[in-house]
RNA sequence: CUCAUCCAGAGGGGUGGAGGGACCGGCCCUGCGAUACCCCGGCAACCAUCUCGGUAUGUGAGACUCGCAAGCCAGGCGGGACGACCGGGACAGGUGCCAACUCCGGCCUGGGGUCAAGGUGGCCACCAGGAAAGAUGAG
Numbered sequence: 001c002u003c004a005u006c007c008a009g010a011g012g013g014g015u016g017g018a019g020g021g022a023c024c025g026g027c028c029c030u031g032c033g034a035u036a037c038c039c040c041g042g043c044a045a046c047c048a049u050c051u052c053g054g055u056a057u058g059u060g061a062g063a064c065u066c067g068c069a070a071g072c073c074a075g076g077c078g079g080g081a082c083g084a085c086c087g088g089g090a091c092a093g094g095u096g097c098c099a100a101c102u103c104c105g106g107c108c109u110g111g112g113g114u115c116a117a118g119g120u121g122g123c124c125a126c127c128a129g130g131a132a133a134g135a136u137g138a139g
Stems, first nucleotide, its partner, number of pairs: 001139006011040005019029003023106004041098003046094002049090007058082001064080005102133001107130005112124004
């Protein structure tokens, strides 16, 4: 940088002693001990591995297998096998995760509410959709 996912799920102990929830605002968590580190446990299934089904398409040679195809041999033709994508299943090797939807909002659009007025707006962390940012995985 690209792609996919982010309203599900899963906590005990030890060390240590004041901050933490990425940033900003809000709102929370926290001396009934946070963040962090270690041990044990768990969740999930992105990747890897195995397997089943489907779709479209490609393949130079050799090996294997099935069919044409008949007792054997040789040769031939066609398919499978192989690769790509999609979906299902198994497993738990590489990651990840185990307060709150990524805690909510931040920018845009639509709706709703409210305040003010002579004109066209201010506000809301309300609802819906999309983006941005962030996180995780794979490349």
This is a predicted structure of a 139-nucleotide RNA (SAM riboswitch aptamer (S box leader)) from uncultured Nocardiopsis sp. Its Rfam family is "SAM riboswitch aptamer (S box leader)". From the family's description: The SAM riboswitch is found upstream of a number of genes which code for proteins involved in methionine or cysteine biosynthesis in Gram-positive bacteria. Taxonomically the source falls in Nocardiopsis (Bacteria, Bacillati, Actinomycetes, Nocardiopsidaceae).